[in-house]
RNA sequence: GCUCGGGUAGCUCAGUUGGUAGAGCAGCGGACUUUUAAUCCGUUGGUCGAGGGUUCGAGUCCCUCCCCGAGCACCA
Numbered sequence: 001g002c003u004c005g006g007g008u009a010g011c012u013c014a015g016u017u018g019g020u021a022g023a024g025c026a027g028c029g030g031a032c033u034u035u036u037a038a039u040c041c042g043u044u045g046g047u048c049g050a051g052g053g054u055u056c057g058a059g060u061c062c063c064u065c066c067c068c069g070a071g072c073a074c075c076a
Base pairs, nucleotide, nucleotide: 001072002071003070004069005068006067007066010025011024012023013022019056027043028042029041030040031039049065050064051063052062053061
């Protein structure tokens, strides 16, 4: 440099045909318990990598760029 995959909550990841952004864990509050842990109930938390375009409407489609991973090539 080329190709492919990925970037969504603090972490790991879903998200259908473009139509209200979600789960588990973690955190916070409560119940239970002598206390901790465990268990149960409730709950907070999002510029959806950045910018632009299409559209009535974009996490989803198109373009450019950035970052991570894998493969290939190049150099020596």